[in-house]
The prediction has a mean pLDDT of 84.
Predicted 3D model of a 524-nucleotide part of an RNA (small-subunit ribosomal RNA, 5' domain) from Tenacibaculum agarivorans.
It matches the Rfam family "Bacterial small subunit ribosomal RNA". Gene Ontology terms of the family: structural constituent of ribosome and ribosome.
The source organism's lineage runs through Bacteria, Pseudomonadati, Flavobacteriia, Flavobacteriales and Tenacibaculum.
It was read from a public genome assembly.
Context: one part of a larger RNA
RNA sequence: GGAUGAACGCUAGCGGCAGGCUUAACACAUGCAAGUCGAGGGGUAACAUUGUAGCUUGCUACAGAUGACGACCGGCGAACGGGUGCGUAACGCGUAUAGAAUCUGCCUUGUACAGAGGGAUAGCCUUUAGAAAUGAAGAUUAAUACCUCAUAGUACUGAGAUGUGGCAUCACAUUUUAGUUAAAGAUUUAUCGGUACAAGAUGACUAUGCGUCCUAUUAGCUAGAUGGUAAGGUAACGGCUUACCAUGGCAACGAUAGGUAGGGGGUCUGAGAGGAUUAUCCCCCACACUGGUACUGAGACACGGACCAGACUCCUACGGGAGGCAGCAGUGAGGAAUAUUGGUCAAUGGAGGCAACUCUGAACCAGCCAUGCCGCGUGCAGGAAGACUGCCCUAUGGGUUGUAAACUGCUUUUAUAUGGGAAGAAACAAUUCUACGUGUAGAAUCUUGACGGUACCAUAAGAAUAAGCACCGGCUAACUCCGUGCCAGCAGCCGCGGUAAUACGGAGGGUGCAAGCGUUAUCC
Numbered sequence: 001g002g003a004u005g006a007a008c009g010c011u012a013g014c015g016g017c018a019g020g021c022u023u024a025a026c027a028c029a030u031g032c033a034a035g036u037c038g039a040g041g042g043g044u045a046a047c048a049u050u051g052u053a054g055c056u057u058g059c060u061a062c063a064g065a066u067g068a069c070g071a072c073c074g075g076c077g078a079a080c081g082g083g084u085g086c087g088u089a090a091c092g093c094g095u096a097u098a099g100a101a102u103c104u105g106c107c108u109u110g111u112a113c114a115g116a117g118g119g120a121u122a123g124c125c126u127u128u129a130g131a132a133a134u135g136a137a138g139a140u141u142a143a144u145a146c147c148u149c150a151u152a153g154u155a156c157u158g159a160g161a162u163g164u165g166g167c168a169u170c171a172c173a174u175u176u177u178a179g180u181u182a183a184a185g186a187u188u189u190a191u192c193g194g195u196a197c198a199a200g201a202u203g204a205c206u207a208u209g210c211g212u213c214c215u216a217u218u219a220g221c222u223a224g225a226u227g228g229u230a231a232g233g234u235a236a237c238g239g240c241u242u243a244c245c246a247u248g249g250c251a252a253c254g255a256u257a258g259g260u261a262g263g264g265g266g267u268c269u270g271a272g273a274g275g276a277u278u279a280u281c282c283c284c285c286a287c288a289c290u291g292g293u294a295c296u297g298a299g300a301c302a303c304g305g306a307c308c309a310g311a312c313u314c315c316u317a318c319g320g321g322a323g324g325c326a327g328c329a330g331u332g333a334g335g336a337a338u339a340u341u342g343g344u345c346a347a348u349g350g351a352g353g354c355a356a357c358u359c360u361g362a363a364c365c366a367g368c369c370a371u372g373c374c375g376c377g378u379g380c381a382g383g384a385a386g387a388c389u390g391c392c393c394u395a396u397g398g399g400u401u402g403u404a405a406a407c408u409g410c411u412u413u414u415a416u417a418u419g420g421g422a423a424g425a426a427a428c429a430a431u432u433c434u435a436c437g438u439g440u441a442g443a444a445u446c447u448u449g450a451c452g453g454u455a456c457c458a459u460a461a462g463a464a465u466a467a468g469c470a471c472c473g474g475c476u477a478a479c480u481c482c483g484u485g486c487c488a489g490c491a492g493c494c495g496c497g498g499u500a501a502u503a504c505g506g507a508g509g510g511u512g513c514a515a516g517c518g519u520u521a522u523c524c
Base pairs, nucleotide, nucleotide: 001524002523003522004521006520007519008518009517010516013376014375015374016373017372018371019369020368021334026332027331028330030329031328032327035076036075037074040073041072043069044068047067048066049065050063051062052061053060054059055058083287084286085285092212093211094210095209096208097207098206099205102204103203107200108199109198110197111196112195113194115149116148117147118146125138126137127136128135129134155180156179157178158177159176160175161174162173163172164171165170185192186191187190213259214258215257220250221249222248225247226246227245228244229243230242231241232240262284263283264282265281266277267276268275269274289310290309291308292307293306312323313322314321315320340366342365343364344363348362349360350359351358352357379410380409381408382407390400391399392398416460417459418458419457420456424451430445431444432443433442434441435440436439468513469512470511471510472509473494474493475492479508480507481506482505483504489496490495
């Protein structure tokens, strides 16, 4: 000199953009943060419409008939999005490869298929246990839920044959034979969905080369350890696991141990090389009160799922139960210190759905904070008897504040008031038309705004509403007076103060920055 997620002190007008618990991965009240599908099913608890009957003439009862819909079965989603950085020195990350050793729901393309049956079960109903959470028994019922048989193929497995290729183990294609294994229907009737297979895309998993902090006052480490055979297991190779056999494997080019730490793109600084660092944004990884475990599933060993144990908190009728903010707000505690218990799904994106639509604390917005960066303003021009006051000098003249003020003329950003007022929006849906051809594409019409009466524009009046902070001995821009008298105090370093202090405190003046200015902390 530059920088910061800063804090503190004094001060403070506005706007835009960004940022905002760095500490206790400490504990959490309350609300919200993941649902959706009636075009899968049995249905009708509630609401509305309609119909029927009665009579109390506006009430009652019934009806799933229609709109729609609580709970239940079923499907998809809940493994995303969001948070945090505990752990991890590791194939964790970065980079480059390999998978002839792999998987992949939804999506796209293509081919083929969808036959016949069966038994349940929730819900509803009845009874019943319990304070509750939550159950138990009985009867009965459906499905795109579950099961059996059939049919398969470019599917899988076993045994062969031939050809091609590669990088060793081998891979691929054709073909013969034996065996095994599928399916679901709904509806607004041309769509959605189902099953099998192949390819693509996407995503994931595994392995390898290279790179990746400190300590040697840590020198030896290792027994599933290194390798082999066989078996098991996995989507997949593999000590991944097990049995047996062998005795290997790593290490001063730093093994092992200990400490510290998420990694990278980037960020700050620097002429560069480097150094420091990993807030916000993006990618990867890890975690979800602590420890462990599996289930379901295409995908989890699962933040707002399950089970067990532990610590803690809460309810209790004392028998037993409930819980997990490192999601968004918010509370307490800690701390020098860090915000609203806000609005909307209007846009983008996501889940479900044929769609309408529903959900979305993702996201978009608004609120608070000078925390930072940028921009604007606090007026402009004229104005000398250079006034008064203050301060300084004094030859009593003067100098300075100072064009500063007053005053005159003018302007009106921002603030105030009034009026107007967006873009962000294109869609979806509905209607009409056109083309192809039979449900797609295009065109037209109509509709959709949280922000927000915001941005912006116009008008009115008027300088009106708006400047501080630090410093002035040298480094270093800027000097005098008074007070004090090694006292009180200053101080980044040198140093200053003991009676004339440009260094302390005040004043006048000046300098530098400016809605900021200084101080502290940290990095280069």